[in-house]
Notes
This is a predicted structure of a 90-nucleotide RNA (Glycine riboswitch aptamer) from Sinimarinibacterium sp. NLF-5-8. Taxonomically the source falls in Sinimarinibacterium (Bacteria, Pseudomonadati, Gammaproteobacteria, Nevskiaceae). The RNAcentral record of the sequence draws on Rfam. Its Rfam family is "Glycine riboswitch aptamer". From the family's description: This family represents the bacterial glycine riboswitch. Glycine riboswitches usually consist of two metabolite-binding aptamers domains with similar structures in tandem. The aptamers cooperatively bind glycine to regulate the expression of downstream genes. In Bacillus subtilis, this riboswitch is found upstream of the gcvT operon which controls glycine degradation.
RNA sequence: AACCUUGUCAUGCGAGAGACUGCCUUUGAUGGCAGCACCGAAGGCGCAAACCGCCCGGAAUCGCUCAGGUAAAAGGAGUGUGACAAGGUC
Numbered sequence: 001a002a003c004c005u006u007g008u009c010a011u012g013c014g015a016g017a018g019a020c021u022g023c024c025u026u027u028g029a030u031g032g033c034a035g036c037a038c039c040g041a042a043g044g045c046g047c048a049a050a051c052c053g054c055c056c057g058g059a060a061u062c063g064c065u066c067a068g069g070u071a072a073a074a075g076g077a078g079u080g081u082g083a084c085a086a087g088g089u090c
Stems, first nucleotide, its partner, number of pairs: 002089012018036001020035005037070003043066001044064003051057001
C1' cells in the first nucleotide's frame, strides 16, 4: 500500500399495518377524548444451544407489543457509496 473489523459524519435505498368509528371543538383544516381492529424494522423487554466444575453470562431480521407506528410528510432496523479515526492480518 492492499484487505478486514468497529465507530463517526455525509449521501442514496429502505417494509408492514384503519386517510377507522363515535363525541366535543373549529367556517373548514386542525386539535382533544373515548373505542375497537391491526403492524414490527426507532427504542425497550424476553428466550436456546454451544461454551463454563457450578453460578452468572449467553443472539437475532425470533417472540412480546410498554413505547412507537397504520394516506402523504417525518421517522425507520438493515444496507450501498465516500471521507475520517482506531485496531487487526500479511